[in-house]
Context: one part of a larger RNA
RNA sequence: UUCGUCAAGGAACUCGGCAAAAUGGUUCUGUAACUUAGGGAGAAAGAACGUCUCGAAAACUUCGAGAUCUCAGUAAAAAGGUCCAACCGACUGUUUAACUAAAACACAGGUAUGUGCAAACACGUAAGUGGAAGUAUACAUACUGACGUCUGCCCAAUGCCAGAAUAUCAAAGGAGAGGGUGACUGCGACUUGUCGUAGAGGCUCUCGACUUAAGUACUGGUGAAUGGCGGCUGUAACUCUGACGGUCCUAAGGUAGCGAAAUUCCUCGGCGCUUAAUAGGCGUCCCGCACGAAAGACGUAACGAGUUGGACACUGUCUUGACGAAGAGCUCGGCGAAAAUGAAAUGGCUGUGAAGAUGCGGCCUUAUCACACUAGGACAAAAAGACCCCAGGAGCUUUACUGCAGCUAGGUAUUGAUUUAGAUUCUUCAUUGCAGAGCGUAGGGAGGAGACUUUGAAGUACCGAUUCCGGUCGGUAUGGAGUCGACAGUGAAACACUUCCCUUUGAUGGAUCUGAAUCUUAUUGGUUCCGUUAUCCGGAAAUCAAAACAGUGCUUGGUGGGCAGUUUAACUGGGGCGGUUUCUUACUAAAGAGUAACGUAAGAUUUCAAAGGUCACCUCAAGUUGUAUGGAAACCAACUGGAGAGUGCAAAGGCAUAAGGUGGCUUUACUGUGAGACUGACAGGUCGAGCAGUUACGAAAGUAGGACUUAGUGACCCUUUCGUGGCUAAUGGAAGCGCGAUUGUUCAAAGGAUAAAAGUUACCCUGGGGAUAACAGGCUAGUCUUGCCCGAGCGUCCACAGCGACGGCAAGGUUCGGCACCUCGAUGUCGGCUCAUCACAUCCUGGGGGUGUAUCAGCUCCCAAGGGUUCGGCUGUUCGCCGAUUAAAGUGGUACGCGAGCUGGGUUCAAACCGACGUAAGUCAGGUUGGUCUCUAUCCAGUGUGAUCGUUCGAGUUUUGAGGAGGCUCACUCUUAGUACGCAAGGACCAGAGUGAGGCAACCUCUGGUGUACCAGUUGUUCUACCAAGAGCACCGCUGGGUAGCUACGUUGCUAUUAGAAUAACCACUGAAAGCAUCUAAGUGGGAAGUCUUCUCCAAGAUUAAAACUCGUCAUUAGGUUCCCAGUAGACUACUGGGUUGAUAGGCACCAGAUGUAAGCUCUGUAAGGAGUGUAGUCAAGGUGUACUAAUAAACCGAAAG
Repeated sequence: UUCGUCAAGGAACUCGGCAAAAUGGUUCUGUAACUUAGGGAGAAAGAACGUCUCGAAAACUUCGAGAUCUCAGUAAAAAGGUCCAACCGACUGUUUAACUAAAACACAGGUAUGUGCAAACACGUAAGUGGAAGUAUACAUACUGACGUCUGCCCAAUGCCAGAAUAUCAAAGGAGAGGGUGACUGCGACUUGUCGUAGAGGCUCUCGACUUAAGUACUGGUGAAUGGCGGCUGUAACUCUGACGGUCCUAAGGUAGCGAAAUUCCUCGGCGCUUAAUAGGCGUCCCGCACGAAAGACGUAACGAGUUGGACACUGUCUUGACGAAGAGCUCGGCGAAAAUGAAAUGGCUGUGAAGAUGCGGCCUUAUCACACUAGGACAAAAAGACCCCAGGAGCUUUACUGCAGCUAGGUAUUGAUUUAGAUUCUUCAUUGCAGAGCGUAGGGAGGAGACUUUGAAGUACCGAUUCCGGUCGGUAUGGAGUCGACAGUGAAACACUUCCCUUUGAUGGAUCUGAAUCUUAUUGGUUCCGUUAUCCGGAAAUCAAAACAGUGCUUGGUGGGCAGUUUAACUGGGGCGGUUUCUUACUAAAGAGUAACGUAAGAUUUCAAAGGUCACCUCAAGUUGUAUGGAAACCAACUGGAGAGUGCAAAGGCAUAAGGUGGCUUUACUGUGAGACUGACAGGUCGAGCAGUUACGAAAGUAGGACUUAGUGACCCUUUCGUGGCUAAUGGAAGCGCGAUUGUUCAAAGGAUAAAAGUUACCCUGGGGAUAACAGGCUAGUCUUGCCCGAGCGUCCACAGCGACGGCAAGGUUCGGCACCUCGAUGUCGGCUCAUCACAUCCUGGGGGUGUAUCAGCUCCCAAGGGUUCGGCUGUUCGCCGAUUAAAGUGGUACGCGAGCUGGGUUCAAACCGACGUAAGUCAGGUUGGUCUCUAUCCAGUGUGAUCGUUCGAGUUUUGAGGAGGCUCACUCUUAGUACGCAAGGACCAGAGUGAGGCAACCUCUGGUGUACCAGUUGUUCUACCAAGAGCACCGCUGGGUAGCUACGUUGCUAUUAGAAUAACCACUGAAAGCAUCUAAGUGGGAAGUCUUCUCCAAGAUUAAAACUCGUCAUUAGGUUCCCAGUAGACUACUGGGUUGAUAGGCACCAGAUGUAAGCUCUGUAAGGAGUGUAGUCAAGGUGUACUAAUAAACCGAAAG
């Protein structure tokens, strides 16, 4: 390691019946709840089973009747344990090859969405392919997950769908505007060849009205789309509760059902059942931290190597272990690795020390060397810790940043023709033009004295257009000869007619744009035919359909974690969360400056045109007294008053000569500089007399380059505006640059990485760190535990029988912490089991003092560590609660003792579910199910067993005991005695006797267990030729018994009769210091399970090596060994007995004891079988005897002086 058996009990074991045991076949009987009517079901629970004879049916089996043997007949082997209840998932299936088989995935069924075929969708740069040689009863995507009953409210957000009026909006087009240039242009000036200025066209730079898509805004819809589904408060005639009401908010406020649940923190919720006892389980309640309706809700028969609880059966899981078998181990022979290894001559305690020492200090212990074992240590081995932190990387996510595919919309090219509608524009033609005055509907300018008319005037009728409703213009018909102008008049303007132009409207034609439509030739798709028996290819073959769209190229906008590259700060008494990051003031700061901390305490990111300058003047706060309204406090007066006031704002330092208050005039809140200093690593910051200019105030001297001072801030790049002397890419100019001034940063992570940046990792990886956390150790002792001091008070009285506030002082190093010192090239972490060991602050037992001790029973304190200190229910628990006991069920330390000793339930990898959080990836000292613990020990240490050497001659036998180890318990009953005590109830000390529990040891007579070398029964099968009788195999085949041995559940003994010595607390004697008193100082006693002996064991390596007796003296000596037979011994060695002068072992004989009546023969029965011979036969280890066999033979070692 694997296996067999077990008395009594029967899950008490344990996280958990893990493991084992039990069940098991066939036939017949019988079979519940529930149910989807199929199941459940092999439910459950029972009965029978061999062999022989006869009979029957039949066809080689079955039935019936009778008989017969055993402990036992599916006699061996092979062959369901069952039931009750809950959770999850309907089911059969699938999955992490090699730690997870599940509740995860899938599933049939349900629903939604998309998709009309060149389908959507997917792969591909494309060609092309899948979808599908399918066609909405199809395909794709998403969610849900059989079945049953159901599936509520919300469209505010996000998404999707639809809409198109408006707004916004890219490229493109581009009216127009501005700038530059400046014609051998103009104008001006003068010093006459220069300067200044203006500037057409062209070219060019810039801006840009307007046109303009999708998208977005906007309007709606949509939940089996992503998702969401409240608070406060009053109220009923006990109380409680709140049907009812109020109010706020919302898009809407959670409906049905379920509910401490795989979801409930508090929590071990309350109640009931189950149990002796239940943190478990089931039922119920509802205060649902934080259920809830297809990320479906609630049920549910059947099913499950799923999870949980209970019961029966059964058992070595356990009380509590015993025996036996095989293999390994061990010894011998053969062969012969691995990890590991700085070097090793490698002890204990205590201290020290990088804080846990074989190696350092001290003390102790220790002859040398092996073998077998055990695992406490070597911070053992193994793996450059996976946790944590830091640095780097990678995977994943998204409303991080920036991009890219894809999709989508516009423009444009490929890209042609026609029609129509509209818009804009142009040409031509026509048309329109009303103030008032005037005959009246006068567009403007020019010309103009005539013009028109039978080529039909006026008038009339009708129709059309327009209109200021009065007319104007046109057409047709009729009509048949005139009409208009000039003149006059009115008026700013005068009419006919001609021409040019403006304006209104219209027509025609052209151009551009837009919409709609048509066409066919680009382009696209299909079909047929031919080459051709070809899903290719070709066809300058035909035909159908679509069609200038689509598709594709370029470009522009939108969308776009589908994909990619990256970012996602530091400090930090680990990290995270929180806080902070620049500047000012004070303290810390140690009397120069400076000086840290997540040290203490406050502020700033401005304000003021006066709150600046100057000249002049004034003195505050507060109090007392007085005084109309008038008060505590208004203004007034007197006095006191050195500063307590005020200073825009924090603090500090200042300030009354004022820097404080008031008034006048004002702008030095100036330009250009600046000797010289201070302060900073630098960048930078600060002070500054003087000089030049120009001002203000002042009579003047003078003062003034902001403010009582110290905060009120931002480098470089880029950029704005103004100025300007420099540069100007052939030249001139210009653009642009430079220079001076100036605008734009909570660049606040404030010396500012980019114009532009968040998360997650338990799927993780790499490099590092004990520079830094979690465990343990160390230091510390706030917290904790224990003790003491003081003594307010409680205790009827009384501080101290027993307590003890407010405070104080210590000790300990068991809690929670602090620190971060060893260890991150690894110190395995909770609990249990096993085995312990120490402390004492003692739970019991022992001895005492006090008592608010009558007794009993207690309380409290002192001494005391010898021994002891239970079994169960629940939970992973330690702890705790509970049941039943007990003398008692102690507190702690030992790496929260103990994983190279075990376990692995919990925690703490990968899978998965629920709740909650998060847009998501994911996360949670929240819950839940599952989940690889590594054969060989080198050293020290420990337990055993040997060898060598020493012990001063060598041996044999027997001892001593320095020292060490072990042991040491307790209860109950009875007597004393119902006594002492007490009113009673009750009820002892002391002393004695007995019986037990526990513990330890030895043993096997008894009682049991085992007993694989004993006996018997028996199944299947093979063999011994067959019968009979046997043998082998099947777990020793199974079954019933069992000798020796070994054992406990058995027996016996001890745990003591005791006694002694010295003591503890305590009690005393005598007795002074201190004429007393005093247990003490000198002296002397008593006094405990405790100490030392007494008891048991080891023991002379006790190197201090002991002692006694006997033998041996030079020699095959005394003695011993090898060797052999053995076992009361034993891993090997060793030990013990024996070795022929011998009973050591075997054999043999007898006996004990076991089994239970052998074989053979005879009789009997049809046979299975039975009876007799016959308490038979057989028999291991036991007992007695007996040399038959084997212990033969031999060898070796072995002592000095004298």